Molecule: RNase P RNA; transfer RNA
Organism: Caulobacterales bacterium
RNA sequence: CCAGACGGCCGGGCGGUCGCGGCGGGCUUCGCGCCCGUCGAGGAAAGUCCGGGCUCCACGGUGAAAAGGCGGCGGAUAACCUCCGCCCGGGGCGACCCGAGGGAUAGCGCCACAGAAAGCAAACCGCCCGCAAAGCUCUUCGAGCGAAGCAGGGUAAGGGUGAAAGGGUAGGGUAAGAGCCUACCGCGGGACCGGCGACGGGACCGGCAUGGCAAGCCCCGCCUGGAGCAAGACCGAAUAGGGGCGUCGCGCGGGUUUCGGCUCGCAGGGUUCACCGCCCGAGACGCCCGGGUUGGUCGCGAGAGCCGGUCAGCAAUGACCGGCCCAGAGGAAUGAUCGUCGCCGCGCUUCGGCGCGGAACAGAACCCGGCUUACAGGCCGUCUGGCGUU
RNA sequence: GGGCCCUUAGCUCAGCGGUUAGAGCUGACCGCUCAUAACGGUCUGGUCGCAGGUUCGAAUCCUGCAGGGCCCACCA
Numbered sequence: 001c002c003a004g005a006c007g008g009c010c011g012g013g014c015g016g017u018c019g020c021g022g023c024g025g026g027c028u029u030c031g032c033g034c035c036c037g038u039c040g041a042g043g044a045a046a047g048u049c050c051g052g053g054c055u056c057c058a059c060g061g062u063g064a065a066a067a068g069g070c071g072g073c074g075g076a077u078a079a080c081c082u083c084c085g086c087c088c089g090g091g092g093c094g095a096c097c098c099g100a101g102g103g104a105u106a107g108c109g110c111c112a113c114a115g116a117a118a119g120c121a122a123a124c125c126g127c128c129c130g131c132a133a134a135g136c137u138c139u140u141c142g143a144g145c146g147a148a149g150c151a152g153g154g155u156a157a158g159g160g161u162g163a164a165a166g167g168g169u170a171g172g173g174u175a176a177g178a179g180c181c182u183a184c185c186g187c188g189g190g191a192c193c194g195g196c197g198a199c200g201g202g203a204c205c206g207g208c209a210u211g212g213c214a215a216g217c218c219c220c221g222c223c224u225g226g227a228g229c230a231a232g233a234c235c236g237a238a239u240a241g242g243g244g245c246g247u248c249g250c251g252c253g254g255g256u257u258u259c260g261g262c263u264c265g266c267a268g269g270g271u272u273c274a275c276c277g278c279c280c281g282a283g284a285c286g287c288c289c290g291g292g293u294u295g296g297u298c299g300c301g302a303g304a305g306c307c308g309g310u311c312a313g314c315a316a317u318g319a320c321c322g323g324c325c326c327a328g329a330g331g332a333a334u335g336a337u338c339g340u341c342g343c344c345g346c347g348c349u350u351c352g353g354c355g356c357g358g359a360a361c362a363g364a365a366c367c368c369g370g371c372u373u374a375c376a377g378g379c380c381g382u383c384u385g386g387c388g389u390u
Numbered sequence: 391g392g393g394c395c396c397u398u399a400g401c402u403c404a405g406c407g408g409u410u411a412g413a414g415c416u417g418a419c420c421g422c423u424c425a426u427a428a429c430g431g432u433c434u435g436g437u438c439g440c441a442g443g444u445u446c447g448a449a450u451c452c453u454g455c456a457g458g459g460c461c462c463a464c465c466a
Stems, first nucleotide, its partner, number of pairs: 001386010012341007020040008042361001046372002049370005054228004059277006067224005072086005087101001088099004102219002107217002109213003124159002126155004130150002135145004167185006186208001187206003192201003232298004242289007251266006268280003291465003305324008343358006391462007400415004408446001417433005439455005
C1' cells in the first nucleotide's frame, strides 16, 4: 500500500429570532392573560418476538395431570429462546465465522419416483461352479475341446438405480468372490490418566455387529397459573338500580334473642384436579340485548437509573466510593427560519477561495433487560493474508 | 397502546411432507339455436406474500420480515 476479519462509538456543532408542551416563581384589569427561569426523543423510541417489574383474578404452600416452551458444559443475571468463557462438529490459507448441539437396541410412523432389492436386506446385467444341444479334433465302441442355453448352485468385487445399497485402500486367498485373512486408515468398546464439567488422550480388545428423519408422534431432563396500564384504585355526572339465557348455590345441627337477627360447628363454594392453611357462607359469576357518560385525580417516573473512578474476574458481570436528576400530558409538544463552522457532490478559479445543491432510518404514550429488523455518511481500536522498501 | 387471526389462478376456496398444486365461478374458442341465454366440449391462467433454515425432497415443518383484517373504554 492492497485485500479482509472482529469490536466499540457518533449519527451534525455554536449563536440569533419566532413558536410549542411540562414544571416552578412573579405580575394580574382575574381573561389560564402576560413575564422570568428550567427541562423537553432514539440507537433503534419500531416489530410486539422473548424475559421481568407492577396491577387485578382474595391470598399462600405441596403434589399431580393437561397444554406450551427450552435442550453440549460451566458461569453471569431479577429473569430469559439473552450474554460471557469453554467443548464438539462444519467452513476458511488465516484473522475468524456458522451450528434448534439430548435420545434412533423404549415404542409407533415415514423413506415418494427410480431400482432386482429401502429395513429380521436383496441376484437385474455381470463373474464362477455344475449340467449341456449344435459343431470341431483325435486311432474305434469312446475321449477331449467347445459354447447357445438352464425349474441347479455360489457371489456382493464390477456395472446400473437412488438422497441413502450393511466400512475404505493395498496385498494374500479363492472356482469366482467375500473382514475370509493380514497391514494401514476409519468405526465401536475400553482399564487407566487429565479436566468442576461438556470432553480429550489412551495400553488393550472387537473383524465391523441392526442406515436416515424427533423444526413427525414420542421418551428423558428442566421451566412456565391467567390476563394485561383500554391492567387497576378513588371522586363526580347521567340513565330504565332494566330484560333474556346459562353455571354453581340458597342445606343441616347447636346456643342466644327484644323474633328483626347474632354467633358456633359441619356440609358446600372459592383454582384444571387432590390435600392443607385461609376466605366466603347467601347470593355470586359469565354471555347476549337494551340504557347512560365521553369528566377529574392517582397509577406516572429517584429508577434492576446515568456519568466518572477503584477493586475482583479471561469475560459477561459484580462490589464499593464520588457526583448528577434526566420528557411525560390529553390523540398527545419536542418545530421553523437566518448566520457561521464542519461533511459530501457538481461547476468556476487569479489555486487564496467563490457559487449552487444535498445530508439517512425514524419518532416516546406504564416502565425496564434482551433479540430481530431499518439506517445517508463518518470516526477509533485490535488482528489476519499478500506485495514493496529499509 | 394492547391482544388475536389470515395470505394458494382475476374471485371464492381445497390440498396438512412425495413425482407435473387442483375444484367451482370468471375469461377465450367451438358446438347446439333463426338469434340470445341455459346446456355440452376444449383451452388459457400460479415467483403457493417475501427471504433464510430443517429434510433426499417444503404450498405443507421452523424462524425472521411484508401486507391485510378483527377485537379491547367507563357507569348503573